Record summary: Small-subunit ribosomal RNA, 3' major domain from an uncultured Clostridia bacterium, 475 nucleotides, folded computationally. It was read from a public genome assembly.
[in-house]
Context: one part of a larger RNA
RNA sequence: UGACGGGGACCCGCACAAGCAGCGGAGCAUGUGGUUUAAUUCGAAGCAACGCGAAGAACCUUACCAAGACUUGACAUCGUAUGACCGCCAUAGAGAUAUGGAAUUCCCUUCGGGGACAUAUAGACAGGUGGUGCAUGGUUGUCGUCAGCUCGUGUCGUGAGAUGUUAGGUUAAGUCCUGCAACGAGCGCAACCCUCAUAUGUAGUUGCCAUCAUUUAGUUGGGCACUCUGCAUAGACUGCCGUGGUUAACACGGAGGAAGGUGGGGAUGACGUCAAAUCAUCACGGCCCUUACGGCCUGGGCUACACACGUGCUACAAUGGCUAUUACAAAGAGUUGCAAUAUGGUAACAUGGAGCGAAUCUCAAAAAGAUAGUCUCAGUUCGGACUGUGGGCUGCAACCCGCCCACACGAAGUCGGAGUUGCUAGUAAUCCCGAAUCAGCAUGUCGGGGUGAAUGCGUUCCCGGGUCUUGUACA
Numbered sequence: 001u002g003a004c005g006g007g008g009a010c011c012c013g014c015a016c017a018a019g020c021a022g023c024g025g026a027g028c029a030u031g032u033g034g035u036u037u038a039a040u041u042c043g044a045a046g047c048a049a050c051g052c053g054a055a056g057a058a059c060c061u062u063a064c065c066a067a068g069a070c071u072u073g074a075c076a077u078c079g080u081a082u083g084a085c086c087g088c089c090a091u092a093g094a095g096a097u098a099u100g101g102a103a104u105u106c107c108c109u110u111c112g113g114g115g116a117c118a119u120a121u122a123g124a125c126a127g128g129u130g131g132u133g134c135a136u137g138g139u140u141g142u143c144g145u146c147a148g149c150u151c152g153u154g155u156c157g158u159g160a161g162a163u164g165u166u167a168g169g170u171u172a173a174g175u176c177c178u179g180c181a182a183c184g185a186g187c188g189c190a191a192c193c194c195u196c197a198u199a200u201g202u203a204g205u206u207g208c209c210a211u212c213a214u215u216u217a218g219u220u221g222g223g224c225a226c227u228c229u230g231c232a233u234a235g236a237c238u239g240c241c242g243u244g245g246u247u248a249a250c251a252c253g254g255a256g257g258a259a260g261g262u263g264g265g266g267a268u269g270a271c272g273u274c275a276a277a278u279c280a281u282c283a284c285g286g287c288c289c290u291u292a293c294g295g296c297c298u299g300g301g302c303u304a305c306a307c308a309c310g311u312g313c314u315a316c317a318a319u320g321g322c323u324a325u326u327a328c329a330a331a332g333a334g335u336u337g338c339a340a341u342a343u344g345g346u347a348a349c350a351u352g353g354a355g356c357g358a359a360u361c362u363c364a365a366a367a368a369g370a371u372a373g374u375c376u377c378a379g380u381u382c383g384g385a386c387u388g389u390g391g392g393c394u395g396c397a398a399c400c401c402g403c404c405c406a407c408a409c410g411a412a413g414u415c416g417g418a419g420u421u422g423c424u425a426g427u428a429a430u431c432c433c434g435a436a437u438c439a440g441c442a443u444g445u446c447g448g449g450g451u452g453a454a455u456g457c458g459u460u461c462c463c464g465g466g467u468c469u470u471g472u473a474c475a
Stems, first nucleotide, its partner, number of pairs: 001475002003472003007469007015459002019423005026314008034305002042053002064300003068296001070294001073125001077124002079121005088101005106115003127289002130287001132285001136283002138278003141274001143272001148187006154163003167178003193266004198234007207224003212221002237260001240254005316416001320375007332363003337356002342351003382413001387408007429451007
């Protein structure tokens, strides 16, 4: 100087407390361990691995296993020779591939040749998701959006170092004020950026409709006032008033205001810590393989199953289930696409195809809600696992191993031990909608809106963090 303390002082955080909803019990989905296996590819491991890499394993993907076949190779550059090549058909085969057949005869040219492509051949080489993340770059997690981390000059100290950065206040903040052997500065904080909330101006089509006509319908004429959308500007600064405070910073209250003291949310992550993660995104050093640890193909596996754990979904019901009628969104996507009206089917879906490269058309029905009826506390008209049968869709192909529909079947489960998680407001809880990936496959992920709470005395205690101080046989 740090680190540590079941030392001290001060402060903060859904850290506790006060509340609400869960998890832990059940069934299922998914990931992991273990076990099994020819293979169940690999990685991730307290917080910070475990619905994680994977925004989507039937083939492919695919790295694993078995069998079959290749060796200058699937891919790149270079030599020589030949020629257009590719493609098509038949046979054998699981296919890779092998054999045969028909057809075809590239471009430029100074006519020497050159270019691109293919085949054969020789070697230089290719290739490796092989090892090392403890050789590395790059990227990322974490403490933590915590308020810290440093430097120059000066001063003090023999020196390591100290001071500044401590102190008194204050703040979300090393934020600011005052004082001080310090005076300044840098990286962080804040602001500048995006978005939501208000108004004004401008622009009105594909958007909107107050007034006038018109219509089944903003449908058409008309209009751009309103809604909305795009752009530009204004607006919030403790600016004003009062009280307290060191005449300060600031705190509390008030006015005005759409918004008030950082207005809500996002992006933004200092010096560093964990030899943290990644050689399987990529790049790269050393090492290793080279008729194989490379490359091709068919089939299988990654989907196994006594069990254990994590994360979710659905429930156990009456604040509910079912039936009928009826209302109100936002954000997105669409031409290899979204697909309306119509018709068939109980339905999944099929037929057919208007319109739309979309403020125009479509996906598209929002659901919880409201109204009416029924069920009457039961393993039930709760719950839906499992199983059977019949169908539908995608796709060469749904056996291993996809999703959906109908009918039948109708399991556990009556609110969950010790323990444990999230959340402070348009939040929790609850209800639907969309997108990426994607032929198909979503209870996951990322977004969107609808309805919409309870509690917060407080900081003694648990956890984590910050500042000062103290002890130390630790570095």